[in-house]
RNA sequence: AAAUGAAAACGGCAAACUAUUCGAAAGGGUAGGACGCAAAGCCAAGGGUGUAAGGUCAGUAGACUAUGAUCGCCUGGUUGCCAAU
Numbered sequence: 001a002a003a004u005g006a007a008a009a010c011g012g013c014a015a016a017c018u019a020u021u022c023g024a025a026a027g028g029g030u031a032g033g034a035c036g037c038a039a040a041g042c043c044a045a046g047g048g049u050g051u052a053a054g055g056u057c058a059g060u061a062g063a064c065u066a067u068g069a070u071c072g073c074c075u076g077g078u079u080g081c082c083a084a085u
Stems, first nucleotide, its partner, number of pairs: 003085001004083002012037002017032006035072001041078003045075003048070002054065004
């Protein structure tokens, strides 16, 4: 320096759920709480998923659509702790 993640150390993050708050929604923030995580740090870049305010069609119902969401869905990029080998 690279690969790998067996057992540990210092530590870190925090699903569901609850309260509150922002948002049209998906979802996000904060506090509590731990299912899990070796990148569950960061980047919506490719794919996926979910939402549809606005828009288009229809003009009743509804359908389609991301510029909005998700990196704790996968891939990629990038930074980083420890260690058997």
Molecule: c-di-GMP-I riboswitch aptamer
Organism: Pallidibacillus pasinlerensis